[in-house]
RNA sequence: AUUGAACGCUGGCGGCAUGCCUAACACAUGCAAGUCGAACGGUAACAGGGGCUGCUUUCAGGCGUCGAGCGGCGGACGGGUGCGUAACGCGUAGGAAUCUGCCCAGUAGCGGGGGAUAGCCCGGAGAAAUUUGGAUUAAUACCGCAUAAGCCCUACGGGGGAAAGCAGGGGAUCUUCGGACCUUUCGCUGUUGGAUGAGCCUGCGUCGGAUUAGCUAGUUGGUGGGGUAAUGGCCUACCAAGGCGACGAUCCGUAGCUGGUCUGAGAGGAUGAUCAGCCACACUGGGACUGAGACACGGCCCAGACUCCUACGGGAGGCAGCAGUGGGGAAUAUUGGGCAAUGGGCGCAAGCCUGACCCAGCCAUGCCGCGUGUGUGAAGAAGGCCCUAGGGUUGUAAAGCACUUUAAGCAGGGAGGAAGGCUGUAAGGUUAAUACCCUUGCAGAUUGACGUUACCUGCAGAAUAAGCACCGGCUAAUUUCGUGCCAGCAGCCGCGGUAAUACGAAAGGUGCAAGCGUUAAUCGGAAUUACUGGGCGUAAAGCGCGCGUAGGUGGUUUGGUAAGUUGGAUGUGAAAGCCCUGGGCUUAACCUGGGAACUGCAUUCAAAACUGCCAGGCUAGAGUACAGUAGAGAGGGGUAGAAUUUCAGGUGUAGCGGUGAAAUGCGUAGAGAUCUGAAGGAAUACCAGUGGCGAAGGCGGCCUCCUGGACUGAUACUGACACUGAGGUGCGAAAGCGUGGGGAGCAAACAGGAUUAGAUACCCUGGUAGUCCACGCCGUAAACGAUGUCUACUAGCCGUAGGGCCCCUUAGAGGGUUUUGUGGCGCAGCUAACGCACUAAGUAGACCGCCUGGGGAGUACGGCCGCAAGGUUAAAACUCAAAUGAAUUGACGGGGGCCCGCACAAGCGGUGGAGCAUGUGGUUUAAUUCGACGCAACGCGAAGAACCUUACCACCCCUUGACAUCCUCAGAACUUGUUAGAAAUAACUUGGUGCCUUCGGGAAUUGAGUGACAGGUGCUGCAUGGCUGUCGUCAGCUCGUGUCGUGAGAUGUUGGGUUAAGUCCCGUAACGAGCGCAACCCUUAUCCUUAGUUACCAGCGAGUUAAGUCGGGGACUCUAGGGAGACUGCCGGUGAUAAACCGGAGGAAGGCGGGGACGACGUCAAGUCAUCAUGGCCCUUACGGGGUGGGCUACACACGUGCUACAAUGGUCGGUACAGAGGGUCGCAAUACCGCGAGGUGGAGCUAAUCUCAGAAAACGUAUCGUAGUCCGGAUUGGAGUCUGCAACUCGACUCCAUGAAGUCGGAAUCGCUAGUAAUCGCAGAUCAGCAUGCUGCGGUGAAUACGUUCCCGGGCCUUGUACACACCGCCCGUCACGUCAUGGAAGUGGGUUGCACCAGAAGUAGCUAGUCUAACCUUCGGGAGGACGGUGCCCACGGUAUGGUCAAUGACUGGGGUG
Repeated sequence: AUUGAACGCUGGCGGCAUGCCUAACACAUGCAAGUCGAACGGUAACAGGGGCUGCUUUCAGGCGUCGAGCGGCGGACGGGUGCGUAACGCGUAGGAAUCUGCCCAGUAGCGGGGGAUAGCCCGGAGAAAUUUGGAUUAAUACCGCAUAAGCCCUACGGGGGAAAGCAGGGGAUCUUCGGACCUUUCGCUGUUGGAUGAGCCUGCGUCGGAUUAGCUAGUUGGUGGGGUAAUGGCCUACCAAGGCGACGAUCCGUAGCUGGUCUGAGAGGAUGAUCAGCCACACUGGGACUGAGACACGGCCCAGACUCCUACGGGAGGCAGCAGUGGGGAAUAUUGGGCAAUGGGCGCAAGCCUGACCCAGCCAUGCCGCGUGUGUGAAGAAGGCCCUAGGGUUGUAAAGCACUUUAAGCAGGGAGGAAGGCUGUAAGGUUAAUACCCUUGCAGAUUGACGUUACCUGCAGAAUAAGCACCGGCUAAUUUCGUGCCAGCAGCCGCGGUAAUACGAAAGGUGCAAGCGUUAAUCGGAAUUACUGGGCGUAAAGCGCGCGUAGGUGGUUUGGUAAGUUGGAUGUGAAAGCCCUGGGCUUAACCUGGGAACUGCAUUCAAAACUGCCAGGCUAGAGUACAGUAGAGAGGGGUAGAAUUUCAGGUGUAGCGGUGAAAUGCGUAGAGAUCUGAAGGAAUACCAGUGGCGAAGGCGGCCUCCUGGACUGAUACUGACACUGAGGUGCGAAAGCGUGGGGAGCAAACAGGAUUAGAUACCCUGGUAGUCCACGCCGUAAACGAUGUCUACUAGCCGUAGGGCCCCUUAGAGGGUUUUGUGGCGCAGCUAACGCACUAAGUAGACCGCCUGGGGAGUACGGCCGCAAGGUUAAAACUCAAAUGAAUUGACGGGGGCCCGCACAAGCGGUGGAGCAUGUGGUUUAAUUCGACGCAACGCGAAGAACCUUACCACCCCUUGACAUCCUCAGAACUUGUUAGAAAUAACUUGGUGCCUUCGGGAAUUGAGUGACAGGUGCUGCAUGGCUGUCGUCAGCUCGUGUCGUGAGAUGUUGGGUUAAGUCCCGUAACGAGCGCAACCCUUAUCCUUAGUUACCAGCGAGUUAAGUCGGGGACUCUAGGGAGACUGCCGGUGAUAAACCGGAGGAAGGCGGGGACGACGUCAAGUCAUCAUGGCCCUUACGGGGUGGGCUACACACGUGCUACAAUGGUCGGUACAGAGGGUCGCAAUACCGCGAGGUGGAGCUAAUCUCAGAAAACGUAUCGUAGUCCGGAUUGGAGUCUGCAACUCGACUCCAUGAAGUCGGAAUCGCUAGUAAUCGCAGAUCAGCAUGCUGCGGUGAAUACGUUCCCGGGCCUUGUACACACCGCCCGUCACGUCAUGGAAGUGGGUUGCACCAGAAGUAGCUAGUCUAACCUUCGGGAGGACGGUGCCCACGGUAUGGUCAAUGACUGGGGUG
């Protein structure tokens, strides 16, 4: 795009079309083929006249009409259906041996006789259908005779051979009064021609299957005969042995064919409804009759199935005609009107018949047209929906106002389809005729189913008329709510797991519109079967390789021919349809005129280039002869040495062997080692080479015999002999099979030992088939160059093997050139890319083979081959939306290279064991609030839970609320006390009336009320912002332009060096740039300068027991401002002379001086909704708020992080010395006094370089302890206290006295640290009323070690492989278990179809016939001819028997396969 469609929702009108695609299933009922009285005998019934009659009735006639009958024509057309048919059935183009009623034209006739028979009448049989006997009768029925040729037959002499009349009219003549006769129309007969129709023959075309390869005996041909309208094995007898087939016979399946229809740019593909041509069929099968025509839809006979009637004896029937019924089905209409028109049959005609046809009815089934209003209308109404709460949208849409009236409705008018026919009349024709008849004209009365027609006019009123699908992408059109991997959607991709533009609804939108969607089907897109117009190295695809048959293709030249080819002409290619152009319906669909087209076929004329064919030449293809060359080419025979093994012997002693390490094994019965000898089998080191040979498989010591091919050279010969190659045939590795040998080594199977979780493996020790030989099978391999064979052409360079020629050389050698092989690179070109590139995968030609998504499956079944194993040929059901190739970027690797890091190593000190502290898990609990979970949770949020905090639990209370804003009313705010209560709270009570004012009121504040609202540490960190952790302070991450690539992408960023660094240098199709690195910032180390108070004090002065205490000073320390300084700057070496590195000098500091802040693109849906903010959801007398008490502090246990220790580098007692950085007014607090002490009393000073916390501790120098559970260690417990605080019971810290646990250096494992670091020692601060072993800072003392980068962990760069991409925590294979689906096998079972053989044989035709009967004609009257009946009869339908083939179905059980 389309449809004879169906289904869902919806539905106003009209026009034109279409309408059982399924059961060729069965059919009730009605109708669908009759007509002619002008062929005939007649006239039942009816009508109208007549007679008889009182009525019922009856009679005659034959004018009308006409049942039944005889006769003629028609029932062979029209109408239906598509079963069968793969065929001369159809289409197209031809042909000769034929027939043809009615029709047309020509020609010649229509004379004279005869015998019957239906009907009617009288009987018989039967239920009926029907049938039978007798008598009588007509014809255009039937039969002779005559005549007849331009007819037929013929032996060419001859012979045969027809007919029918009816009707109308009529002047003479005749008449038996019927008529004869004449004339006209019609009819009849013979014959010729035509037209039409039909039969037959032929070329070409006409579906699928080769898992159908051979078929055929009347078969193929001939002769004679028969038969037919006619040719012919159409039939028959005889003769011959043919005919068809790979160009697809036979068989199987399917199917009516065509014009056309649908689609497509076309070529094609699909299809064959309606309309038209042909065919076939008519319940199934067979058969003939009649006829011009049939083997006959509404005829006959027979058989069969089915239905109906029956008196059971017997009969009847055939909707695939029109309606209609049942059934089947997803599905297809009225038991309508009319012959008015067109057409058909009959008839002289009127006319009759006509389910053909014309109309109407039903159905949105299709195509076409029209309408469902038009204009105006912003308050942008209400309502709906959304919302950022402002608004937006529905939307000029509605309402309102003003108009219009198509269509539908009502009323009225009103064409065309009608031409004819009839009656009358006029003219002409015919004729003897002014009759009749025919033709034409005129006049008249008439003929319409549709039809209440089309069309026109009027009336009224917006009145009666819109839906369906879709809105994630493809694909035009989006939001909200509901739902929560549910319900559901889905054409493909795919949506849905709590914010769904994808489900359902709504609002809005988009598309089409009386329809819209869905389903089914066909073509297109699909170059996805490729003729036009594809491919085969790696995506599917080159047979393993030759030889060769058919076939296809074929060098050069001359002549001929004209099959192909080209052009012209003629015929045909039906009509309709398509296309173009006119016309008619208001338009269109539709109808109609003309044209074009129908790409085809045939005939004919012409041309002769090309192909073919015939004939003759040629030598460039191909081949032969001659001379040489190289070679693991093949087969047979012989032979050689090395090595392994075994055997025998000698020497000799304890191991050998084997592995990662071992063990099994061998060995004191003498191995292994070594020497000598022997046996036997197999294979041929070195040479040896991308070297050689061969078609491929393949071929390797040497000699010999036989043999194939290749190459080179020069001449001679043949003269296209060529290439390819379906079938066919030969060769064909390894393994395997058969028979017989052989068997050294090796070695499937097998055994043992190891390894391992296991190890039916890898490793080891043994070891049998086999490997070897002969003969015969098998016929496959990643049989690979994954690349068929042949020919020609198309830049080069470098090797290598075999020949030839030339040059130059002293003989090697060398150079050039040519040819045949074999390799590497590379241009053009090709390719999806990779790559190929004279050995093509380039450009062309010839031929063959093969492919058409993945799986199922190279499987099943069948065939062929094989001894078997198996091979070859080779599907389908079902299932998936992919499978695959090449390349790209990542990630990964028990891949490679380079490099780094307290990563390892080298060291120091710890953890893991003990006690305690603290956090977590678990458990418990009313609650033990919540979060954090590898590194990167666990002394984490928490810089500090007794109440508070607090979020948890129990109980008691409040409900506009503890807090914010707004409204109304009242009261200043506030405050004293008492009572109840656990408190919150409640009641009562005391004091107090304030500030501003324009006098209205206002501000602040409290209480009450009302509703908007507050409130939530409730959920979602996977809806978020912000902040943070981590890789990682790792050196990376990117961009612009350019270039390369079809593209993803690449390049830059890689490479050579170097660095802490993508740091820098060099190179470079890249050149630049950005975020990172570094630097800029802070601090620390040195110096200078400026300024000196609360800091400092050298010099001067004063002063104290002492003290910068004081006057002063600005030197020093210090404080805090500003500067300097370090940059590989200098020197030497190394290096590419670069970057840089190494060493040195100077310097306080040297190569980033130390430390800090600073964290690229990104990763982990990392952490946090409980800091805060925030979307959505949830609660609202509670999930909010207040209070008291409890809990977060529990405790069989497990883990993390710490503290204290286990002691002598130590503990204890007393003595002496030296910091830094901080804090302090709700505070730090001195001197002094009290207390053993924690602390208390008290209060100077200090808002701090001033006062204070504040005695630093390790250290140092004495003393003591003496290796012990201790003078170590301090847990635990008892008692007594201090301090903070409303309050230390649950549950604080500290002090004193007493007590004195575990623990004697810690298993596997594991952590930190590279210098002022580790270790060790104390001090301060935040939080804080009080409470650190934690945290954050500060200083004191102050080490050891680093060979190095193999390994562990993490990371960076390059490269490589990849079937990974949520990226190795990836992907993924097979068995097993369960569910399900289709399928193979299967003892069989029931069917369909078919072959062969046989039986049987209805009806029926030809033939035969001795029986019976017999009108026409003949007769010699006897009979004959002819006919009918009967009998027989070749053939043959149905049916039957036996045995095969084949197809689909089904089958216990069973095999594999797909899927979950």
Molecule: small-subunit ribosomal RNA
Organism: uncultured prokaryote